[in-house]
RNA sequence: GGACGCUUAGCUCAGUUGGUUAGAGCAUCUGCUUUACACGCAGAGGGUCGUAGGUUCGACUCCUACAGCGUCCA
Numbered sequence: 001g002g003a004c005g006c007u008u009a010g011c012u013c014a015g016u017u018g019g020u021u022a023g024a025g026c027a028u029c030u031g032c033u034u035u036a037c038a039c040g041c042a043g044a045g046g047g048u049c050g051u052a053g054g055u056u057c058g059a060c061u062c063c064u065a066c067a068g069c070g071u072c073c074a
Stems, first nucleotide, its partner, number of pairs: 001073007010026004019057001028044005050066005
């Protein structure tokens, strides 16, 4: 330098053929339980869906550029 893939909550990830509200597990916090801790149960908070544009009535989802990470080729 070229090809391909990935980027969604603090962490690991799901989310499909564009449409009703953005979700799970773990973690964190609160309450219950316990003499206390742990386990368990119930609940809560936390997201500009990498950035910026474009298409569309409507974009996490389609298109373009850029950034970061990874694999392969040279």

The RNA shown here (transfer RNA) has 74 nucleotides and comes from a Candidatus Uhrbacteria bacterium. The source organism's lineage runs through Bacteria, Bacteria candidate phyla and Candidatus Uhriibacteriota. Rfam family: tRNA. By type it is a transfer RNA. It was read from a public genome assembly.